[in-house]
Context: one part of a larger RNA
RNA sequence: CUAGGCGUAAAGGGCACGUAGGCGGUGAAUCGGGUUGAAAGUGAAAGCCACAAAAAACUGGCGGAAUGCUCUCGAAACCAAUUCACUUGAGUGAGAUAGGGGAGAGUGGAAUUUUGUGUCUAGGGGUGAAAUCCGGAGAUCUACGAAGGAACGCCAAAAGCGAAGGCAGCUCUCUGGGUCCCUACCGAUGCUGAGGUGCGAAAGCAUGGGGAGCGAACAGGAUUAGAUACCCUGGUAGUCCAUGCCAUAAAAGAUGAGUGUUCACCCUUGGUCUACGCGGAUCAGGGGCCCAGCUAACGCGUGAAAAACUCCGCCUGGGGAGUACAGUCGCAAGACCGAAACUC
Numbered sequence: 001c002u003a004g005g006c007g008u009a010a011a012g013g014g015c016a017c018g019u020a021g022g023c024g025g026u027g028a029a030u031c032g033g034g035u036u037g038a039a040a041g042u043g044a045a046a047g048c049c050a051c052a053a054a055a056a057a058c059u060g061g062c063g064g065a066a067u068g069c070u071c072u073c074g075a076a077a078c079c080a081a082u083u084c085a086c087u088u089g090a091g092u093g094a095g096a097u098a099g100g101g102g103a104g105a106g107u108g109g110a111a112u113u114u115u116g117u118g119u120c121u122a123g124g125g126g127u128g129a130a131a132u133c134c135g136g137a138g139a140u141c142u143a144c145g146a147a148g149g150a151a152c153g154c155c156a157a158a159a160g161c162g163a164a165g166g167c168a169g170c171u172c173u174c175u176g177g178g179u180c181c182c183u184a185c186c187g188a189u190g191c192u193g194a195g196g197u198g199c200g201a202a203a204g205c206a207u208g209g210g211g212a213g214c215g216a217a218c219a220g221g222a223u224u225a226g227a228u229a230c231c232c233u234g235g236u237a238g239u240c241c242a243u244g245c246c247a248u249a250a251a252a253g254a255u256g257a258g259u260g261u262u263c264a265c266c267c268u269u270g271g272u273c274u275a276c277g278c279g280g281a282u283c284a285g286g287g288g289c290c291c292a293g294c295u296a297a298c299g300c301g302u303g304a305a306a307a308a309c310u311c312c313g314c315c316u317g318g319g320g321a322g323u324a325c326a327g328u329c330g331c332a333a334g335a336c337c338g339a340a341a342c343u344c
């Protein structure tokens, strides 16, 4: 390379937007580039295949193939091109509607901590048990104040929203997307997407704030043979805010995106229609169980891992190794790309 694959064996890019490219609805007309039919020319000789002859050998005769190319005359289904239409894909509009979707501003109560005042007196705290620790300079407990920071109990759900990361007290402002439902408009405007661009938990980095609780590092007390740990008492970065970087996660559904097709049943969120006692029908989601089918099995099963198509990414024995080197990016940490020798 071919071929086979990618939930768990190696393998789906963290997620989206989108360039090139690839692929792409329906009905006509035109065209004849691709395609296709026929005829002709050509395809040197040698060589190859077949036939026949001769022959020691070299040689020699005849035919075919030579899958190709050129030209001429046709065909018009398909691909391409041009033109005209269509509406079911895509989109726009009207009317409804659900939501922790995003950004900014304001604000609330509970709790922890600190602090002020009052009351009170000897312990408190912590553990398997203790000790370090706090406490007559009055702690713990308790009552009323004050300050400050962070997180939002119940509602709460297999629930909702978002492309993913993720999103939750309440109110306001700005703002993105979705669903349903009719019909009105538009008329293929679509799908995917190498490069590219943007977003991207936590930790980390830079500058300036903030700092209640928690808490890497660190210190002490224990445990232990030791204990650079697990447990305890403290505690700095950090966690929080603003701005700018970083670009990684078991970034998981370990399952790329899109389109249409496919037996039933149950629950649930948001709509619409119908019935009005329940129920029934139909879209768009979230879950359970299962037929066929698939799977090595586990299991998946209209939200497919079924049966198909389009496009992208990726895999090819284990280790060496996500290492070395080179390059690009980054303030750094490091990230991306990514081998080989050797060995089994």
Stems, first nucleotide, its partner, number of pairs: 003316004007298002012312001014199004021192003025086006033079002035075004040070003048064002051061001089189001091185002095180003101175007108152001113147006123134002160167002204245006213239002218234004256311004261306001265288010293300002317344003327336003
A computed fold for a 344-nucleotide part of an RNA from Nicotiana noctiflora, annotated as small-subunit ribosomal RNA, central domain. Its Rfam family is "Bacterial small subunit ribosomal RNA". The full RNA is in RNAcentral, with records from SILVA. NCBI's taxonomy places the organism under Eukaryota, Streptophyta, Mesangiospermae, lamiids, Nicotiana.